[in-house]
């Protein structure tokens, strides 16, 4: 200087519904006991501010990590 930040993990999400899956995690069926399989819960947009009727998205500064 440049690039990234979004659930435990890894990725979606045209500036507009309640922020979506997979895995993982809890609980329940089922099973003599796992494990598969089913079905339900629980879980996140880095902070802080600006534009906007509306920001995960855009703008501007700070924190962090890679890089050059």
């Nucleotide at each position: 200087g440049g690039a990234u930040a979004u659930a435990g993990u890894u990725u979606a999400a045209u500036g507009g519904u309640u922020a979506a899956a997979a895995c993982g995690a809890u609980u329940g069926a089922c099973u003599u006991u796992g494990a598969a399989u089913c079905a339900a819960u629980a879980g996140a947009u880095u902070u802080c501010a600006g534009u906007u009727c509306g920001a995960u998205u855009c703008u501007g500064a700070a924190u962090a990590u890679c890089u050059c």